Molecule: c-di-GMP-I riboswitch aptamer
Organism: soil metagenome
RNA sequence: AAAAGGCAAACCGUCCGCGAGGACGGGGCGCAAAGCCACGGCUCUUGCAUAGAUGGCAAGAAUGCCGAGCCACCGAA
Repeated sequence: AAAAGGCAAACCGUCCGCGAGGACGGGGCGCAAAGCCACGGCUCUUGCAUAGAUGGCAAGAAUGCCGAGCCACCGAA
């Protein structure tokens, strides 16, 4: 490269959550790890304090932002 497939953005509907956002269904922008994981960084939410806050502390969200770890289809390389 090819083959068999897989996942599924934005948006829409229903439900849950203070919120970020999540679940299910539709949808398909894209993805060779767009499989798993919140471990590090970044981003976002809520609360507290402060005159105020981009800063502090605490609790969360998010892996389709980057890095790390684990597992993994096909194959000429």